[in-house]
Molecule: c-di-GMP-I riboswitch aptamer
């Protein structure tokens, strides 16, 4: 010094819930909370996954569809500390 890994340590983020707002929906966002988390930082140009307003198909119920999400599913890409 690099990979792996995860003791300590200084920090950091913040699931369900609740409440305001956005939005057709998924789902963001602020405040409140802490389940967790070494990339829980960025990336939605890879793949999953969610939703279908619109648009097609249908007499209808309703299916199919992403140019809407989701990075706390997996990938990418950067990056902190150094016990074993």
């Nucleotide at each position: 010094a690099a990979g792996a890994c995860g003791a300590a340590a200084u920090g950091g983020c913040a699931a369900a819930c609740u409440u305001a707002u956005c939005g057709a929906a998924a789902g963001g966002u602020g405040a409140g909370g802490a389940c967790g988390c070494a990339a829980a930082a960025c990336c939605a140009c890879g793949g999953g996954c969610c939703u279908a307003a619109g648009g097609c198909g249908g007499a209808a119920a309703c299916g199919c569809u992403a140019c809407g999400g989701u990075a706390g599913c997996c990938g990418g890409c950067u990056g902190c500390c150094g016990a074993a």